[in-house]
RNA sequence: ACCCAUCACAAAGCGCCAGCGCCCGCUCACAAGUGCGGGACGACGAGGAGAGGGGAGUAUCGAAGGAUUCGGCGGAUGCCCCUCCGUGCCGGUUCCGGGCACGCACACAGCCAGCAAAUAUGCGGGCGACCGCAAAACAAAGGGGCUGUGACCGGACAAC
Numbered sequence: 001a002c003c004c005a006u007c008a009c010a011a012a013g014c015g016c017c018a019g020c021g022c023c024c025g026c027u028c029a030c031a032a033g034u035g036c037g038g039g040a041c042g043a044c045g046a047g048g049a050g051a052g053g054g055g056a057g058u059a060u061c062g063a064a065g066g067a068u069u070c071g072g073c074g075g076a077u078g079c080c081c082c083u084c085c086g087u088g089c090c091g092g093u094u095c096c097g098g099g100c101a102c103g104c105a106c107a108c109a110g111c112c113a114g115c116a117a118a119u120a121u122g123c124g125g126g127c128g129a130c131c132g133c134a135a136a137a138c139a140a141a142g143g144g145g146c147u148g149u150g151a152c153c154g155g156a157c158a159a160c
Stems, first nucleotide, its partner, number of pairs: 014074004019070001022039005044062003050084006085103005094156005106150007121134005
């Protein structure tokens, strides 16, 4: 350096499949049913992580559809608690102790800007259920920008 084998990792609206329903074969002139075997489907994106530990379990938002995004299992950046770290709140600046809220960092209200994929369509693959790809369109929450209102005590130092 190359080859082989084994193990681990990958993903986090994420993974998996045994139920219902669906497709194909056995399967016949046709249709339906039963059984067996094989197969397909089984959540569409947006958003979401200070570090560590613990806990509970229907973890935010809209889009599509109208058997199924149903049903089930596992997980998860959400939630709660503890410790540490950090940010904001005392007229202003620096520091210390505590309190409250929060996590590139307070709450509420208003305004503004911007943002998706699936479906459908087209092309391709498959006997089929279905699958892959392409270009275009259309959200909401959160977040961003601006404005307004509101959000602590005590102490130290220097100056107004």
This is a predicted structure of a 160-nucleotide RNA (glmS glucosamine-6-phosphate activated ribozyme aptamer). It was read from a public genome assembly, where an Rfam model found it.